The RNA shown here (transfer RNA) has 72 nucleotides and comes from a Caulobacterales bacterium. Rfam family: tRNA. Rfam classes the family as a transfer RNA. Its family is annotated with triplet codon-amino acid adaptor activity in the Gene Ontology. The sequence is in RNAcentral, with records from ENA. The prediction has a mean pLDDT of 83. The source organism's lineage runs through Bacteria, Pseudomonadati, Pseudomonadota, Alphaproteobacteria and Caulobacterales.
[in-house]
RNA sequence: GACUGGAUAGCUCAGAGGAAGAGCACGUGACUCGAAAUCACGGAGUCGCCGGUUCGAUUCCGGCUCCAAUCA
Repeated sequence: GACUGGAUAGCUCAGAGGAAGAGCACGUGACUCGAAAUCACGGAGUCGCCGGUUCGAUUCCGGCUCCAAUCA
């Protein structure tokens, strides 16, 4: 340099036009002499950045940044 995939909660990931969810983690409560486990409830996101399309974009299109693999 070419090409492919990826970037979403603290972590691992889903979601692929009508506006974001799970598991783990975290907080509170119940239980316990106390803790762990379990159960209930809860908080947390400029969806990498800049544009475009659209009534509407995390989702589609273009460019850029970063990460990984392959080729040279």